A computed fold for a 73-nucleotide RNA from a Nanobdellota archaeon, annotated as transfer RNA. NCBI's taxonomy places the organism under Archaea, Nanobdellati, Nanobdellota. Its Rfam family is "tRNA". Its mean pLDDT, the model's own confidence on a scale to 100, is 81. The RNAcentral record of the sequence draws on ENA.
RNA sequence: GCCUCGGUAGCUUAGUUGGUAGAGCACUACAUUGGUAAUGUAGAGGUCCUGGAUUCGACUUCCAGCCGAGGCU
Numbered sequence: 001g002c003c004u005c006g007g008u009a010g011c012u013u014a015g016u017u018g019g020u021a022g023a024g025c026a027c028u029a030c031a032u033u034g035g036u037a038a039u040g041u042a043g044a045g046g047u048c049c050u051g052g053a054u055u056c057g058a059c060u061u062c063c064a065g066c067c068g069a070g071g072c073u
Stems, first nucleotide, its partner, number of pairs: 001072007010025004019056001027043005049065005
């Protein structure tokens, strides 16, 4: 330098024919207990890496850039 894959909640991640973004763990409250833990119920937490383009509408399609992993030379 070129090619491929990836970037979504604090962490690990799902999200394919474009139509209001989900789960597990963690966190908070309540219930339960003599008190913890465990368990159950409820809740909070995301401008989906950045900028632009297309579209009535973009996590999703296209272009450029940044970061990470792997490969080729």